The RNA shown here (transfer RNA) has 73 nucleotides and comes from an Anaerolineales bacterium. Rfam family: tRNA. Rfam links the family to the GO term triplet codon-amino acid adaptor activity. About the family: Transfer RNA (tRNA) molecules are approximately 80 nucleotides in length. Its mean pLDDT, the model's own confidence on a scale to 100, is 82.
RNA sequence: GGCGAUGUAGCUCAAUUGGCAGAGCAAACGAAUCAUAAUCGUUGGGUUGGCCGUUCAAGUCGGCCCAUCGCCA
Numbered sequence: 001g002g003c004g005a006u007g008u009a010g011c012u013c014a015a016u017u018g019g020c021a022g023a024g025c026a027a028a029c030g031a032a033u034c035a036u037a038a039u040c041g042u043u044g045g046g047u048u049g050g051c052c053g054u055u056c057a058a059g060u061c062g063g064c065c066c067a068u069c070g071c072c073a
Stems, first nucleotide, its partner, number of pairs: 001072007010025004019056001027043005049065005
């Protein structure tokens, strides 16, 4: 330099044919316990890597860029 994959909550990952952004763990609070852990319940937490475009509507489609990984040279 060329090609491909990945990027979504603090972490690990979903999101079907484009149609209200979710789960588990973690965190906070509560229940329970003499108490702690385990367990159970509730709550908060998101510019879906960035910019632009297409569309009534974009995490999803297109273009450019950034980061990580792989292959080729």